A computed fold for a 332-nucleotide part of an RNA from a Candidatus Uhrbacteria bacterium, annotated as large-subunit ribosomal RNA, domain IV.
[in-house]
Context: one part of a larger RNA
RNA sequence: ACCAAGUUUAGGAACUCGGCAAUACAACGGCCGUAACUUCGGGAUAAGGCCUGCCCAUAGCAAUAUGGGCUACAACAAAAGACGCUUUCCGACUGUUUACCAAAAACACAGCUUCCUGCUAAACCGCAAGGUGAUGUAUAGGAAGUGAUGCCUGGCCAGUGUCAGAACGUCAAGCGGAGAGGUCAUCCCUUCGGGGGGCAGCCUUGAAGCCAAGCGCUGAUGAACGCCGGCGAUAACUAUAAUCGUCCUAAGGUAGCGAAAUUCCUUGUCGGGUGAGUUCCGACCCGCACGAAUGGCAUAACGAGAGAGCGACUGUCUUAACUUGGUACUCG
Numbered sequence: 001a002c003c004a005a006g007u008u009u010a011g012g013a014a015c016u017c018g019g020c021a022a023u024a025c026a027a028c029g030g031c032c033g034u035a036a037c038u039u040c041g042g043g044a045u046a047a048g049g050c051c052u053g054c055c056c057a058u059a060g061c062a063a064u065a066u067g068g069g070c071u072a073c074a075a076c077a078a079a080a081g082a083c084g085c086u087u088u089c090c091g092a093c094u095g096u097u098u099a100c101c102a103a104a105a106a107c108a109c110a111g112c113u114u115c116c117u118g119c120u121a122a123a124c125c126g127c128a129a130g131g132u133g134a135u136g137u138a139u140a141g142g143a144a145g146u147g148a149u150g151c152c153u154g155g156c157c158a159g160u161g162u163c164a165g166a167a168c169g170u171c172a173a174g175c176g177g178a179g180a181g182g183u184c185a186u187c188c189c190u191u192c193g194g195g196g197g198g199c200a201g202c203c204u205u206g207a208a209g210c211c212a213a214g215c216g217c218u219g220a221u222g223a224a225c226g227c228c229g230g231c232g233a234u235a236a237c238u239a240u241a242a243u244c245g246u247c248c249u250a251a252g253g254u255a256g257c258g259a260a261a262u263u264c265c266u267u268g269u270c271g272g273g274u275g276a277g278u279u280c281c282g283a284c285c286c287g288c289a290c291g292a293a294u295g296g297c298a299u300a301a302c303g304a305g306a307g308a309g310c311g312a313c314u315g316u317c318u319u320a321a322c323u324u325g326g327u328a329c330u331c332g
Base pairs, nucleotide, nucleotide: 001327002326003325004324005323006322007321008320010318011317014316019313026052029051030050031049032048037042039148053070054069055068056067057066058065059064071075083311084310085309086308087307088306089305090303091302095107096106111146112145113144114143115142116141117140123132124131125130149298150297151296152295154228155227156226159225160224161221162220163219164218165217168216169215170214174210175209179205180204181203182202183201186197187196188195189194229247230246231245232244233243256290257287268284269283270282271281272280
């Protein structure tokens, strides 16, 4: 010096990213007492206070209750066996997860909604046979999103997707075969070298016409993918703009919330808490860049979740000291 324990005057978080760690708290017994809020179940063992041994008698099956008595400074318990309160955010909850750095606000969840599926169902596995679905039948099964509950869930169908429609346009293979070409029996011409026409057959090519889905086209559809403006002016102080003009758009963000797990400027401004508060709580709204099942806003209960505060308590600290055991180290 280190490791594992223990004790400590005065102070009591001044430590630190942070009360991390440690202390303290008679804690699953009895009596009393118990707030806001609440989904009326809870919250709650809230908080907070007091009691507790042994002997005898009586009642009782007993737990125990009542009365009397005994000892000590002190009588819950053999051991084991809670710190509490206030407030905000997130997630409703119990649950699940990165076996071996992440347990969470992530996943799941009940509930809600949409889409598909009429049974040889849809969907899925398999080349197939066959199988799951299901020995089920739309109060069923599959797919997707959201995520208890409460109040709600606004506008846009122009783009993309999906669904429906069938008149027209486009449109493949295929059918079709007009026409054209090659070869050629034979015919014609010939300077006898050759040249020209050309049936059938065979071969090559091939127009019009017929023809499905799709696309174009018409319409619907957002708890489908998604999207939800700019500039200028204006009120009898000033400021501001209910209002007006104009451009663009498919339509220009409604309710609610808001410097937020979202706010760059920013430690925004005001209020609270502190002696002092970039954090925290309550407001404001100038939302760089919230916003409604990619859910919005509230929310009792719950949480080894994240932030802030208070009480109690302490070697975390002021500030260090000592003790025990084991190491390191020195000598042997």

Rfam family: Bacterial large subunit ribosomal RNA.